[in-house]
RNA sequence: GGGGGCGUGGCGCAGAUGGGAGCGCGUUUGAAUGGCAUUCAAAAGGUCGUGGGUUCGAUCCCCAUCGUCUCCA
Numbered sequence: 001g002g003g004g005g006c007g008u009g010g011c012g013c014a015g016a017u018g019g020g021a022g023c024g025c026g027u028u029u030g031a032a033u034g035g036c037a038u039u040c041a042a043a044a045g046g047u048c049g050u051g052g053g054u055u056c057g058a059u060c061c062c063c064a065u066c067g068u069c070u071c072c073a
Stems, first nucleotide, its partner, number of pairs: 001072007010025004019056001027043006049065005
């Protein structure tokens, strides 16, 4: 220098053919219990890496760019 993969709550990850952003763990609150260990219920937490484009509508399609992993030279 060139090719490819990945980037989504604090962490690990899903997300169908473009149409309401979710799961597990964790956190907070409440309840049960002798007990902050366990169980149950609820809640908070996301500019979907960034910037543009297409579209009535983008996590998803297109372009550029940043970070990271990997292959080739």
The RNA shown here (transfer RNA) has 73 nucleotides and comes from an Oscillospiraceae bacterium.
Its Rfam family is "tRNA". Rfam links the family to the GO term triplet codon-amino acid adaptor activity.
The prediction has a mean pLDDT of 80.